A computed fold for a 131-nucleotide RNA from Sinisalibacter aestuarii, annotated as FMN riboswitch aptamer (RFN element).
[in-house]
RNA sequence: GCACAUUCUCAGGGCGGGGCGCAAUUCCCCACCGGCGGUGACAGCCCGCGAGCGCCUUCCCCCGGGAAGGGACAGCAGACCCGGCGGAAUUCCGGGGCCGACGGUAACAGUCCGGAUGGAAGAGAAUGGGA
Numbered sequence: 001g002c003a004c005a006u007u008c009u010c011a012g013g014g015c016g017g018g019g020c021g022c023a024a025u026u027c028c029c030c031a032c033c034g035g036c037g038g039u040g041a042c043a044g045c046c047c048g049c050g051a052g053c054g055c056c057u058u059c060c061c062c063c064g065g066g067a068a069g070g071g072a073c074a075g076c077a078g079a080c081c082c083g084g085c086g087g088a089a090u091u092c093c094g095g096g097g098c099c100g101a102c103g104g105u106a107a108c109a110g111u112c113c114g115g116a117u118g119g120a121a122g123a124g125a126a127u128g129g130g131a
Stems, first nucleotide, its partner, number of pairs: 002130001004128007016030004031111002033100002035049004044098002052076002054073001055070007080096005102114003
């Protein structure tokens, strides 16, 4: 240094100004934000992953729900082009675009509130330990 085991720690950003209105950080105009691993060079929009919804299983109450578990669940799960430099970039530079779970709300939410003092992709450390 490397396989493996256990424990611990860490692990998400963003509505500022104006307009209409009884009411909007939810609509309209201008703004703002970008988890993790990979990829010939740095990625929200290339390939995957995570959370969320749905689905499945079991249990509990009653016909609608609640709780726990499940990725040896292929459902929802978003979104990029042109030019330049270069050996190499949908990743850099220039330009113009696009996207963003569920529930709530005096009015429709990527940015507010909530599940969440949760979970987690994964990152790191310590200890053990084999050749």
It matches the Rfam family "FMN riboswitch aptamer (RFN element)". Gene Ontology term of the family: FMN binding. Rfam describes the family as follows. The RFN element is a highly conserved domain that is found frequently in the 5'-untranslated regions of prokaryotic mRNAs that encode for flavin mononucleotide (FMN) biosynthesis and transport proteins. It was read from a public genome assembly, where an Rfam model found it. Model confidence (mean pLDDT): 80 of 100.